Predicted 3D model of a 106-nucleotide RNA (SAM riboswitch aptamer (S box leader)) from Amphibacillus jilinensis Y1. The prediction has a mean pLDDT of 84.
[in-house]
């Protein structure tokens, strides 16, 4: 890449270097010289994986728990909204598509 599953209304940012974008795509809305994006360095959420305990059982679920390691994340619900329905209709609500991220598998 691509498939599968599982989760996405919570939580968590400074600091050097550098300078103009950046929020995934479109649309709207928004952040930015009181520094966008990137890199670096400490430091911080979280509990997918890992790990420990219980239960049922020996495949695994499920419930609790730790934070050494893998990753992931530290504006705004994935910022919203797209496609389909439904309602009490300037909008709201459910579920889908897409993105993301994790774990397996080709």
């Nucleotide at each position: 890449u691509u498939c599968u599953u599982a989760u996405c209304c919570a939580g968590a940012g400074a600091g050097a270097c550098u300078g103009a974008g950046g929020g995934a795509u479109u649309g709207g809305c928004c952040c930015g010289a009181u520094g966008a994006a990137g890199u670096c360095u400490c430091a911080g959420c979280a509990a997918c994986c890992a790990c420990c305990u219980u239960a049922u059982g020996c495949g695994a679920u499920a419930a609790g728990g730790u934070a050494c390691g893998g990753u992931g994340c530290u504006a705004a619900u994935u910022c919203c909204a797209a496609u389909a329905g439904g309602c009490a209709a300037u909008g709201c609500c459910u579920a889908g598509a897409a993105g993301a991220u994790a774990a397996g598998a080709a």